TPP riboswitch aptamer (THI element) from Propionispora vibrioides, 110 nucleotides, folded computationally. Rfam family: TPP riboswitch aptamer (THI element). From the family's description: Vitamin B(1) in its active form thiamin pyrophosphate (TPP) is an essential coenzyme that is synthesised by coupling of pyrimidine and thiazole moieties in bacteria.
RNA sequence: AUACCUGUCACAGGGGGCUGGGAAGGCCGGCUGAGAUAUAGACCCGAUAUGUCUAUGACCUGUAACCUGAUCUGGAUAAUGCCAGCGGAGGGAUGACGGAUAGAAGGGCC
Numbered sequence: 001a002u003a004c005c006u007g008u009c010a011c012a013g014g015g016g017g018c019u020g021g022g023a024a025g026g027c028c029g030g031c032u033g034a035g036a037u038a039u040a041g042a043c044c045c046g047a048u049a050u051g052u053c054u055a056u057g058a059c060c061u062g063u064a065a066c067c068u069g070a071u072c073u074g075g076a077u078a079a080u081g082c083c084a085g086c087g088g089a090g091g092g093a094u095g096a097c098g099g100a101u102a103g104a105a106g107g108g109c110c
Stems, first nucleotide, its partner, number of pairs: 002102002005099006011062004017031005025045002038056006066091003072085004
């Protein structure tokens, strides 16, 4: 050189499900999980509602995140991507500078 592991910085990518209760404004709990929407703004809905978008934050990830197949298959559960399969599947966001270990060719010294 290279292999494998890893740090920092910058940049980038991503998700927010299931469920009980409450006529109260858009709330309070339970389950899994790293995370199940914290803050602000704009909008929306009005008990047949209880949300949407944007920015920031938290968290995860940059090829084992996440999405698709999938209104999939099996199991479990109060229920659910809850668990497993599918799955070395297809798609998917990376550069810079270092560190540890091993170490070819080549070189130096004895």

Its mean pLDDT, the model's own confidence on a scale to 100, is 79.